[in-house]
Predicted 3D model of a 98-nucleotide RNA (Glycine riboswitch aptamer). Its mean pLDDT, the model's own confidence on a scale to 100, is 76. Rfam family: Glycine riboswitch aptamer. Gene Ontology term of the family: glycine biosynthetic process.
RNA sequence: CGGAGGGGCUCUGGAGAAUCUCUAUCAUGAGUGCCGAAGGUGCAAAGAAAAGCAAACCGCUUAUCUGAAUCUCUCAGGCAAAAGGACAGAGCAGCCAA
Numbered sequence: 001c002g003g004a005g006g007g008g009c010u011c012u013g014g015a016g017a018a019u020c021u022c023u024a025u026c027a028u029g030a031g032u033g034c035c036g037a038a039g040g041u042g043c044a045a046a047g048a049a050a051a052g053c054a055a056a057c058c059g060c061u062u063a064u065c066u067g068a069a070u071c072u073c074u075c076a077g078g079c080a081a082a083a084g085g086a087c088a089g090a091g092c093a094g095c096c097a098a
Base pairs, nucleotide, nucleotide: 005096006095008092009091010090011089012088013087018032020031021030022029033079034078035077039075040073042071046066047065048064051061052060053059
């Protein structure tokens, strides 16, 4: 120099689950039942691997470690609306960058 991709801001779409019960100081309280799509936990294939086994060579087993998700848990968060919201699209800026 280049700009795959990532991140930031704005707009649009965006699911689930009690407008439950109690107290009455009216909530940033307590209780019960639920939800998974902020964040976080766990792991499959696969890879690594001290050690052991086998052995002409190729290898085999394994404590343990690494290891994704819309799966899992429900710690956090949430269960009228609003807000938030994974993810998707568009735009802006030009921050990082194979």